[in-house]
Context: one part of a larger RNA
């Protein structure tokens, strides 16, 4: 000199863009953060509508009741999603990360090609009844549906193979409908969404190898599943991954082993560079989710807001037993020099579910707080010598503050008040036309056009008008380094200080004043890096 996720002191007008627990991976009150689908299913607790019945009468309204008939929908069965998104950096010096390779693999949703979707069965929730328990939560009996579950059939370009052969699947739902049939439910046709097997792909995931990736030798030897082989098991898959047997190997001064420290990278800071330091925000990877362990489900987890076991802690209890996990967003206590609101909205972008409308989304978009940083603007402009008054200094002549103020003439940024007012909106709905599909001018898809229509921010950005210089300057320093000097006070005292050093009666170095210098909504100090 540059820099910072900074803190502290003094001071503080506005805006834009960023950033904001670096410490206790300490403990957490409260609310929210993952749901959705009735176009899979049996149904109907609530709300609304229609219809039937009853009563009152004002004769078309009110009340009661029945009815899943309809819009919908609590709880339940079922499907998909809760492995994403969000947080943190405890652990990890290599099972990690970075770069470059490799072959023995899996892959829901999506794209693409081929084929199929036949015919049966028995349950279990919900529900009803009985019953245990303070609760959490159960037990028994009975009924029932499905895209839930299980056989049978079919079976290849699929799997296995001794090449003879053997084996493996499925589910329906909804919209519309002319002919034919009909038990009036539908069959049947068609379209859409599904379902099963399989090919290829995309994206994703797992595994292996090499090199690189801290410190210590005041750590020199380490290793028995250890190193290799055969066989078997196991896995999606190679492999001591596991096991039996056999052999005795494997690593190490090119630093093994041990100890300490640490998430890694793109990057960031500095520097002319080489390098040094660092890994906040943003992005990629990894690891973790009260502590330790384990598996289940699933395409994917050994799973932050799932399950089980153990432990510590907190809470409830009828003492028998139970409940919980903010390193999600806010917020609280604690720790600390120190770090924010228990805000608004799904309008946009993205995600989950759904045919869709839509619902959910503390992701996200915004707002609030903070001089934490960077950037921009303002606190007036011009004129004005009687060089006013006052202050300070003085050699008492004057000098300086100083065109500074006053005075005169202007302007109105920003803030204030009032009015207008974009863009972020694409979608979605509906109607018409065309086209595709089709038996069909139904439905549905696509395109075009018309109408309609969605904004948290928001009193938005921006523009115009109004008034008036009106509301807006400080901090540090002035001995040398280092830009800037005098007076008074003090008298080795009080004090200053980054280094040299000042102060013991004329202190440009302490304290105050006048003046000056530097930076400026900041300035200085401390800490840290180059």
């Nucleotide at each position: 000199g540059a820099u910072u996720g900074a803190a502290c002191g003094c001071u503080g007008g506005c805006g834009g863009c960023a950033g904001g627990c670096c410490u206790a991976a300490c403990a957490c009150a409260u609310g929210c953060a993952a749901g959705u689908c009735g176009a899979a299913c049996g149904g109907u607790a609530a709300c609304a509508u229609g219809a039937g019945c009853u009563a009152g009468c004002u004769u078309g309204c009110u009340a009661g009741u029945u009815u899943g008939a309809u819009g919908a929908c609590g709880a339940g069965u079922g499907g998909c999603g809760g492995g994403c998104g969000g947080g943190u950096g405890a652990g990890u010096a290599a099972u990690g990360c970075u770069u470059g390779g490799g072959g023995a693999u899996c892959u829901g949703c999506c794209u693409u090609g081929a084929g199929g979707u036949g015919g049966g069965g028995g349950a279990c929730a919900a529900c009803a009844g009985u019953u245990g328990g303070a609760a959490a939560c159960g037990a028994c009996u009975g009924c029932u549906a499905a895209u839930a579950c299980c056989g049978c059939a079919u079976a290849a370009u699929g799997u296995c193979u001794a090449c003879g052969g053997a084996c493996c699947a499925a589910a329906g739902u909804g919209g519309g409908g002319g002919c034919u049939c009909u038990u009036c439910g539908g069959a049947c046709c068609u379209c859409a969404c599904g379902c099963c097997u399989u090919u290829a792909g995309a994206g994703g995931a797992a595994c292996c190898c090499a090199a690189g990736u801290g410190a210590g030798a005041u750590u020199a030897g380490c290793u028995a599943g250890u190193u290799g082989g055969u066989g078997a098991g196991g896995u999606a898959a190679a492999g001591g991954c596991u096991c039996a047997c056999c052999a005795a190997g494997g690593c190490g001064a090119c630093g093994a082993u041990c100890u300490c420290u640490a998430g890694c990278u793109g990057g960031u800071c500095u520097g002319a560079g080489a390098g040094g330091a660092u890994g906040a925000u943003c992005a990629g990877c990894c690891a973790c989710a009260c502590u330790g362990g384990a598996a289940c489900u699933g395409a994917g987890a050994c799973a932050c807001g799932g399950u089980c076991c153990a432990g510590a802690c907190u809470c409830c209890u009828a003492c028998g037993g139970g409940a919980g996990g903010c390193a999600g967003c806010a917020g609280u206590g604690g720790g600390g020099a120190a770090u924010a609101u228990u805000g608004c909205a799904c309008a946009a972008u993205g995600g989950g579910c759904g045919c869709a409308a839509g619902c959910c989304u503390g992701a996200u978009g915004c707002a609030g707080c903070c001089u934490u940083g960077c950037c921009g603007c303002g606190u007036g402009u011009g004129u004005g010598a009687a060089g006013a008054a006052g202050g300070c200094c003085u050699u008492c002549g004057g000098g300086u503050u100083g065109u500074a103020g006053a005075g005169c003439a202007c302007u109105u940024u920003c803030a204030g008040c009032g009015a207008g007012g974009a863009g972020g909106a694409a979608a979605g709905g509906u109607u018409a036309u065309g086209u595709c599909u089709u038996a069909a001018u139904a439905c549905g898809g696509c395109a075009u056009a018309g109408c309609u229509g969605u904004g948290a921010c928001g009193u938005u950005a921006c523009u115009c008008g109004c008034a008036g210089a009106a509301g807006a300057a400080g901090c540090a320093c002035c001995g040398g380094c280092u830009a800037a000097c005098u007076c008074c006070g003090u008298g080795c005292c009080a004090g200053c200080a980054g280094c040299c050093g000042c102060g013991g009666u004329a202190a440009u170095a302490c304290g105050g004043a006048g003046g000056g210098u530097g930076c400026u909504a900041g300035c200085g100090u401390u800490a840290a890096u180059c």

RNAcentral holds the full RNA, with entries from SILVA.
Small-subunit ribosomal RNA, 5' domain from a metagenome, 530 nucleotides, folded computationally.
Its mean pLDDT, the model's own confidence on a scale to 100, is 87.
Its Rfam family is "Bacterial small subunit ribosomal RNA". Rfam links the family to the GO terms structural constituent of ribosome and ribosome.